Context: one part of a larger RNA
RNA sequence: UGACGGGGGCCCGCACAAGCGGCGGAGCAUGCGGAUUAAUUCGAUGCAACGCGAAGAACCUUACCUGGGCUUGACAUGUGGACGACCGACGAAGAAAUUCGUCCUCCCUUCGGGGCGUCCUCACAGGUGGUGCAUGGUCGUCGUCAGCUCGUGUCAUGAGAUGUUGGGUCAAGUCCCGCAACGAGCGCAACCCUCGCCUCGUGUUGCCAGCGCGUUAUGGCGGGCACUCACGAGGGACCGCCGGAGUUAAUCCGGAGGAAGGUGGGGAUGACGUCAGAUCAUCAUGCCCCUUACGUCCAGGGCUUCACGCAUGCUACAAUGGCCGGCACAAUGGGAUGCGAUGGGGUGACCCUGAGCGGAUCCCUGAAAGCCGGUCUCAGUUCGGAUCGGAGCCUGCAACUCGGCUCCGUGAAGAUGGAGUCGCUAGUAAUCGCGGAUCAGCAUUGCCGCGGUGAACGCGUUCCCGGGCCUUGUACA
Numbered sequence: 001u002g003a004c005g006g007g008g009g010c011c012c013g014c015a016c017a018a019g020c021g022g023c024g025g026a027g028c029a030u031g032c033g034g035a036u037u038a039a040u041u042c043g044a045u046g047c048a049a050c051g052c053g054a055a056g057a058a059c060c061u062u063a064c065c066u067g068g069g070c071u072u073g074a075c076a077u078g079u080g081g082a083c084g085a086c087c088g089a090c091g092a093a094g095a096a097a098u099u100c101g102u103c104c105u106c107c108c109u110u111c112g113g114g115g116c117g118u119c120c121u122c123a124c125a126g127g128u129g130g131u132g133c134a135u136g137g138u139c140g141u142c143g144u145c146a147g148c149u150c151g152u153g154u155c156a157u158g159a160g161a162u163g164u165u166g167g168g169u170c171a172a173g174u175c176c177c178g179c180a181a182c183g184a185g186c187g188c189a190a191c192c193c194u195c196g197c198c199u200c201g202u203g204u205u206g207c208c209a210g211c212g213c214g215u216u217a218u219g220g221c222g223g224g225c226a227c228u229c230a231c232g233a234g235g236g237a238c239c240g241c242c243g244g245a246g247u248u249a250a251u252c253c254g255g256a257g258g259a260a261g262g263u264g265g266g267g268a269u270g271a272c273g274u275c276a277g278a279u280c281a282u283c284a285u286g287c288c289c290c291u292u293a294c295g296u297c298c299a300g301g302g303c304u305u306c307a308c309g310c311a312u313g314c315u316a317c318a319a320u321g322g323c324c325g326g327c328a329c330a331a332u333g334g335g336a337u338g339c340g341a342u343g344g345g346g347u348g349a350c351c352c353u354g355a356g357c358g359g360a361u362c363c364c365u366g367a368a369a370g371c372c373g374g375u376c377u378c379a380g381u382u383c384g385g386a387u388c389g390g391a392g393c394c395u396g397c398a399a400c401u402c403g404g405c406u407c408c409g410u411g412a413a414g415a416u417g418g419a420g421u422c423g424c425u426a427g428u429a430a431u432c433g434c435g436g437a438u439c440a441g442c443a444u445u446g447c448c449g450c451g452g453u454g455a456a457c458g459c460g461u462u463c464c465c466g467g468g469c470c471u472u473g474u475a476c477a
């Protein structure tokens, strides 16, 4: 100087408390451990691994296993030699890769050659083989925490200190005051995006707002940019104003006006560093290793096993509910081998038809919870839907291993979950549906977004956890 303390002081954070909903019990989904296996490819392992890499494992993917093949190779550049093919079509063998056979037979040329391809040869290729404790790059984490440092000066024999401590204040090393310090840098804040109010500009979306036409009806039509909205540009919030507190300061409390008030809500943004944190399997890369195989091609299998354990979720256990009928109200997005209206068929999944739309114009797209009416009457039930049987539909070369969906039947566990444990302070939690990426299809209940309905509680900082500043002890570094 740090680190540590079941030392002290001060202060923060859904850290506790207050409150709401969960997890831990059940069934299932997904991931992991373990066990199993020819293989169940590999990585990730307290917080910070475990719905993580995987935003799509039937083949492919695929790295694993078994079997069948190849060896200058599936891919690159070059070398020497030989050849004129390669491709394609057909036939045969085979699971395919591939092999064999038949047919076919290069291009340019100044005739020197050049290009292309095949075969042979040699340099080499290739490796998701090892090392993340050899590395780059990227990322996680403490932590959006308020810290981390430097120059000069001063102090000290020196390590070093000072500044950065102190008194206030703040979300903040934020600012004010003081001070052997005076300044500065990286961080904080602001500048950026978005939501909320207004103005202006522009109107193939919007509107009977005002006029006209038409209709069973609808901005359907003429017409119009007023309103809504969309897209741009600007204004607006600064403790600016008033009162009080404070040291006349920083700032704090209250009020007015205002769409918005004290960083207005959300996002992007992550200092010096820590964890030899993670990644050699995104990629790159040193070294080591393999080279008729640790490379490469193919078929089938496996990654989907299942006596168990854990993690994250979904669905429930019902009446604030289930079922049936009727009536409403969104936003984000996506769409051309695509979204697919309408009409028809089918109990349904779905099929046929195919208008319109590269889309503020058409479609996905009747949102659901909700409201109104009816029914059930507390029961393992009209709760719950696992499991299993049968029949079908769709995608795809192909759904046996191993896809999704529909209909009929079957109806399991489950009656609110021990010790313990998690999230959340407002348009939040809870609850309800909708969209998208990946994608032929889909194991998506995941993930990333969108809107609808919309709470409760916060006395307080003693305690648990994490953190910041000062101080103290230390035999630790």
Base pairs, nucleotide, nucleotide: 001477002476003474004473005472007471008470009469010468011467012466013465015461016460019424020423021422022421023420026315027314028313029312030311031310032309033308034306035305042053043052064301065300066299067298068297069296070295073124077123078122080120081119082118083117084116088103089102090101091100092099093098106115107114108113126290127289129288130287131286135284136283137279138278139277140275142273147186148185149184150183151182152181153162154161155160166177167176168175192267193266194265195264197235198234199233200232201231202230203229206225211222212221213220238261241255242254243253244252245251317417321376322375323374324373325372326371327370333364334363335362338357339356343352344351345350383414388409389408390407391406392405393404394403430453431452432451433450434449435448436447